[in-house]
Context: one part of a larger RNA
RNA sequence: GGAUGAACGCUGGCGGCGUGCCUAACACAUGCAAGUCGAACGAAGCAUACGGGACGGAACCCUCCGGGGGGAAGACCUGUGUGACUGAGUGGCGGACGGGUGAGUAACGCGUGGGCAACCUGCCUGGUACAGGGGGAUAACAGCCGGAAACGGCUGCUAAUACCGCAUAAGCCUGCAGUACCGCAUGGUGCAGCAGGAAAAACUUCGGUGGUACCAGAUGGGCCCGCGUCUGAUUAGCUAGUUGGCGGGGUAACGGCCCACCAAGGCAGCGAUCAGUAGCCGGCUUGAGAGAGUGAACGGCCACAUUGGGACUGAGACACGGCCCAGACUCCUACGGGAGGCAGCAGUGGGGAAUAUUGCACAAUGGGGGGAACCCUGAUGCAGCAACGCCGCGUGAGUGAAGAAGUAUUUCGGUAUGUAAAGCUCUAUCAGCAGGGAAGAUAAUGACGGUACCUGACUAAGAAGCCCCGGCUAACUACGUGCCAGCAGCCGCGGUAAUACGUAGGGGGCGAGCGUUAUCC
Numbered sequence: 001g002g003a004u005g006a007a008c009g010c011u012g013g014c015g016g017c018g019u020g021c022c023u024a025a026c027a028c029a030u031g032c033a034a035g036u037c038g039a040a041c042g043a044a045g046c047a048u049a050c051g052g053g054a055c056g057g058a059a060c061c062c063u064c065c066g067g068g069g070g071g072a073a074g075a076c077c078u079g080u081g082u083g084a085c086u087g088a089g090u091g092g093c094g095g096a097c098g099g100g101u102g103a104g105u106a107a108c109g110c111g112u113g114g115g116c117a118a119c120c121u122g123c124c125u126g127g128u129a130c131a132g133g134g135g136g137a138u139a140a141c142a143g144c145c146g147g148a149a150a151c152g153g154c155u156g157c158u159a160a161u162a163c164c165g166c167a168u169a170a171g172c173c174u175g176c177a178g179u180a181c182c183g184c185a186u187g188g189u190g191c192a193g194c195a196g197g198a199a200a201a202a203c204u205u206c207g208g209u210g211g212u213a214c215c216a217g218a219u220g221g222g223c224c225c226g227c228g229u230c231u232g233a234u235u236a237g238c239u240a241g242u243u244g245g246c247g248g249g250g251u252a253a254c255g256g257c258c259c260a261c262c263a264a265g266g267c268a269g270c271g272a273u274c275a276g277u278a279g280c281c282g283g284c285u286u287g288a289g290a291g292a293g294u295g296a297a298c299g300g301c302c303a304c305a306u307u308g309g310g311a312c313u314g315a316g317a318c319a320c321g322g323c324c325c326a327g328a329c330u331c332c333u334a335c336g337g338g339a340g341g342c343a344g345c346a347g348u349g350g351g352g353a354a355u356a357u358u359g360c361a362c363a364a365u366g367g368g369g370g371g372a373a374c375c376c377u378g379a380u381g382c383a384g385c386a387a388c389g390c391c392g393c394g395u396g397a398g399u400g401a402a403g404a405a406g407u408a409u410u411u412c413g414g415u416a417u418g419u420a421a422a423g424c425u426c427u428a429u430c431a432g433c434a435g436g437g438a439a440g441a442u443a444a445u446g447a448c449g450g451u452a453c454c455u456g457a458c459u460a461a462g463a464a465g466c467c468c469c470g471g472c473u474a475a476c477u478a479c480g481u482g483c484c485a486g487c488a489g490c491c492g493c494g495g496u497a498a499u500a501c502g503u504a505g506g507g508g509g510c511g512a513g514c515g516u517u518a519u520c521c
Stems, first nucleotide, its partner, number of pairs: 001521004006517005013393006019386002021351001026349003030346003035093003040090002044086002046083008055074001060069003100304003109229008119221002124217007132166001134164002141156006172197005178191005202209002230276003237267003242264004247259003279301004283294004306327005329340004357383001359382003365379001366377004396426004406417004430462001433456004440448001465510005470491003476505005486493002
């Protein structure tokens, strides 16, 4: 000198774009953050139309005034149909994405380059072949029972794209035996044969949307390997599933991944093991570069979700807002037992030098569900707060010597502040006032927002500070103080004329900032 997710002191006008718990992966009140589908299904409720029933008794008619006939409105029960209706339940898809954090991890975790003849892949795309015919349940619901609650039990009824057999099998899987070609070992591919095995679901507004099997693609993942990846030897030996084999189990798949048996191996001075520290990278900062430092924001990968462990479901998890167990903590309790997990967005306490609103909207982009309408979306888009950073603009321009007044200084003559002010002539950027008013949106739909922007009128008005002035280092005098009070980055100033302390005048630098501190180059 440059840089920062900065903080502190003094000061502070506007706008644009960014950024904002680096500390306690400390504990969390409250609200929201993942739902959706009635075009899979049964039932209930609500609304509405029509039919039936038992009530109800108006208008009107007759009357011998006692009554009789007549049957509307209304409400109730029941049946059928309809619905941009409602909330539970069965079922499907999605809750494995998106969002957060960096605790752990020195590791095939990450980066880079390869391999899988050892693998999987829902939704999507292309192709081939199909969807025949049956069955038994169960939630909801009703009744009863237990419990303070959370919730649960028994009996009975019912539906499906829920569940289970049977049929069929182009292709697929398993076993047996064959042939041709090929290869980097195990082996791979094509063709044909025999035996055995496994599918399916319907809904519809009739336009479609779905279902099953197989082949291929695309996308996403899994595993393996070469190389690279901090410090310490005041850590020198480490290792028993350890190293290898054979056989099995398990997995989508290879493998001590796991197990039985057999052998005695394996790693290490080219640093094993142990200890400390740390998420890694694209990048970012600095530097002419080599390099050094760093890993906030944005993007990729990994790991984690109160601590530890476990599996279930599923194409995919060993699953942040799923389940089970154990621990700590908090809450409820009728003391028997239960409930919870902000490292999602806001917000609270605490810690700290220090870090924001319990905001608006799904209008856009994207995601989930749905045929769609649409619903959900604290992702996202915006707004609010903060000079935290970068960038831009303003706080006026011209003229103006009686060199005014004031102030400081003085050798008392003057000198400086100083064209500075006043005065005169202008201008209106920003802010303020009034009017108009977008793009972002394809026909409609705009949170932002009456915002950006444009126009008009108006007043120099509302808008300057901070640090420094001994040398390094641009910028000097007076007074006060008297090794005191104090300054200080280094050298060093201060003990009676201090350009170094304090104040004032003047000056220098930067400027909505200026200094200080911390850290990196």

A computed fold for a 521-nucleotide part of an RNA from an uncultured bacterium, annotated as small-subunit ribosomal RNA, 5' domain. The RNAcentral record of the full RNA draws on ENA, Greengenes and SILVA. Rfam family: Bacterial small subunit ribosomal RNA. Model confidence (mean pLDDT): 85 of 100.